[in-house]
Context: one part of a larger RNA
RNA sequence: UGACGGGGGCCCGCACAAGCGGAGGAACAUGUGGUUUAAUUCGAUGAUACGCGAGGAACCUUACCCGGGCUUGAAUUGCAGAUGAACGAUUUAGAGAUAAUGAGGUCCUUCGGGACAUCUGUGAAGGUGCUGCAUGGUUGUCGUCAGCUCGUGCCGUGAGGUGUCGGCUUAAGUGCCAUAACGAGCGCAACCCCUUUCUUUAGUUGCCAUCAUUAAGUUGGGCACUCUAAGUUGACUGCCGGUGACAAACCGGAGGAAGGUGGGGAUGACGUCAAAUCAUCAUGCCCCUUAUGAUUUGGGCUACACACGUGCUACAAUGGACAAUACAAAGGGCAGCGAAACCGCGAGGUCAAGCAAAUCCCAUAAAGUUGUUCUCAGUUCGGAUUGUAGUCUGCAACUCGACUACAUGAAGCUGGAAUCGCUAGUAAUCGUAGAUCAGCAUGCUACGGUGAAUACGUUCCCGGGUCU
Numbered sequence: 001u002g003a004c005g006g007g008g009g010c011c012c013g014c015a016c017a018a019g020c021g022g023a024g025g026a027a028c029a030u031g032u033g034g035u036u037u038a039a040u041u042c043g044a045u046g047a048u049a050c051g052c053g054a055g056g057a058a059c060c061u062u063a064c065c066c067g068g069g070c071u072u073g074a075a076u077u078g079c080a081g082a083u084g085a086a087c088g089a090u091u092u093a094g095a096g097a098u099a100a101u102g103a104g105g106u107c108c109u110u111c112g113g114g115a116c117a118u119c120u121g122u123g124a125a126g127g128u129g130c131u132g133c134a135u136g137g138u139u140g141u142c143g144u145c146a147g148c149u150c151g152u153g154c155c156g157u158g159a160g161g162u163g164u165c166g167g168c169u170u171a172a173g174u175g176c177c178a179u180a181a182c183g184a185g186c187g188c189a190a191c192c193c194c195u196u197u198c199u200u201u202a203g204u205u206g207c208c209a210u211c212a213u214u215a216a217g218u219u220g221g222g223c224a225c226u227c228u229a230a231g232u233u234g235a236c237u238g239c240c241g242g243u244g245a246c247a248a249a250c251c252g253g254a255g256g257a258a259g260g261u262g263g264g265g266a267u268g269a270c271g272u273c274a275a276a277u278c279a280u281c282a283u284g285c286c287c288c289u290u291a292u293g294a295u296u297u298g299g300g301c302u303a304c305a306c307a308c309g310u311g312c313u314a315c316a317a318u319g320g321a322c323a324a325u326a327c328a329a330a331g332g333g334c335a336g337c338g339a340a341a342c343c344g345c346g347a348g349g350u351c352a353a354g355c356a357a358a359u360c361c362c363a364u365a366a367a368g369u370u371g372u373u374c375u376c377a378g379u380u381c382g383g384a385u386u387g388u389a390g391u392c393u394g395c396a397a398c399u400c401g402a403c404u405a406c407a408u409g410a411a412g413c414u415g416g417a418a419u420c421g422c423u424a425g426u427a428a429u430c431g432u433a434g435a436u437c438a439g440c441a442u443g444c445u446a447c448g449g450u451g452a453a454u455a456c457g458u459u460c461c462c463g464g465g466u467c468u
Base pairs, nucleotide, nucleotide: 007468008467009466010465011464012463013462015458016457019422020421021420022419026313028311029310030309031308032307033306034304035303042053043052064299065298067296068295070293077123078122079121080120081119082118083117084116087104091100092099093098107114108113126288127287129286131284135282136281137277138276139275140273142271147186148185149184150183151182152181153162154161155160166177167176168175192265193264194263195262199231200230201229202228203227206223207222208221211220212219236259239253240252241251242250243249315415319374320373321372322371323370324369325368331362332361333360336355337354341350342349343348381412386407387406388405389404390403391402392401428450429449430448431447432446433445434444
């Protein structure tokens, strides 16, 4: 000087407390460990791994395994030599890669040659091989915590200190006062985006108050209103009262759509963990070079006595089933979205309008509301599992896809110890869309609908800041 203390003071955080809902018990989905395997490719492992890399493993992907074939090689590029085409229908063999066959095809030219391709030779390749403890870049975490430093001066023999401490205050090293310090930088805040108000401009593909019209804003008409998207405005402790040290600020009030950083997001200081990544990429050293490279068929990554994490569905009446009926937002669409009509119980199929989209389509939002039924039971709860028949995608659904119909109808009656999230349009609950994607979503990312309870407080648990 730091770090630490079952030392002390002050302060903060869903840290506890007060509440609400979970997970831990069941079935299934998914990831991991373990075991098994020819292979179950590799990485991630307290918090900070485990629905993580993977925003989508049938083949491909694919890195793994068993076989088959290749060795200047699958891809890039140079030199030398040879050939003239390159390319390649067809047929045969094969699991395919490939091998043989070879119909057809045969560039430009100033005739020196050139371009291009193939073959041979050679140089260069190639490696998801090793080391993240050799590295760059990127990332997690403490933590959106309020800290981390510098110049000059001053103090100290010096390491260092001071500033940055003290009082008050703040979400904040935020500010005020005081002060051997005076200033400054990186952080804080603000500037950026979304949202909440008014207004100006604009009025189609949007909207419909008035007038006419229709099955329907459908059409004439209109641009008021809604909305859209460019600009403006607005909030600053600005005003009033009180408290305070006459300060900073705090408490209450007015006006206002909004009040004290209005609500969200983006934004992550100096550094910590030899944290993660050599398998995104880049890269030093080492290693392989008829193989640790490249190609291909098939298999595996999907195994299954078991253990753990994260989810989904339930155990029912605030419910299940049936019928009728209402209200979103945000997205996506041409190798695409696909209306209407018809066929099918249905998944879906046939035909096909419109739309590169405020126009057309995906697209019925669901919970909700109204009515009927069930009457507490392993049930009209629950849907696992299994059988049969199908649909779709795709060369191909056996290993190993999703969905549909009929039948089947398992566990499960609210979950031990211990444990997690959340303070408001939040939790809980309800559906919708997108990325990836031929197909495959209980995951992820976004969107809106309905919409709570509780916070006395800081003694205690955990983490953090500051002074001592």